[in-house]
RNA sequence: GCACUGGUAGCUCAGUGGAUAGAGCAACCGCCUUCUAAGCGGUAGGUCACAGGUUCGAUCCCUGUCCGGUGCG
Numbered sequence: 001g002c003a004c005u006g007g008u009a010g011c012u013c014a015g016u017g018g019a020u021a022g023a024g025c026a027a028c029c030g031c032c033u034u035c036u037a038a039g040c041g042g043u044a045g046g047u048c049a050c051a052g053g054u055u056c057g058a059u060c061c062c063u064g065u066c067c068g069g070u071g072c073g
Base pairs, nucleotide, nucleotide: 001072002071003070004069005068006067007066010025011024012023013022018056027043028042029041030040031039049065050064051063052062053061
């Protein structure tokens, strides 16, 4: 340099055109417990990497940019 692939909550990930973007773990609060852990219930947490385009409507499709991974040279 070229090709492919990924970027969504603190972490690991789902969601592939339409509802208020979800799950597990973590955090916080409560219950339980002599205490801690475990268990149970709840709460909060998101510019969906950035910019533009298509569309009535974009996390999803298209283009460019940035960053990571793999392969080739």
Notes:
Predicted 3D model of a 73-nucleotide RNA (transfer RNA) from a Bacteriovoracaceae bacterium. Model confidence (mean pLDDT): 81 of 100. It matches the Rfam family "tRNA". The family's RNA type in Rfam is transfer RNA.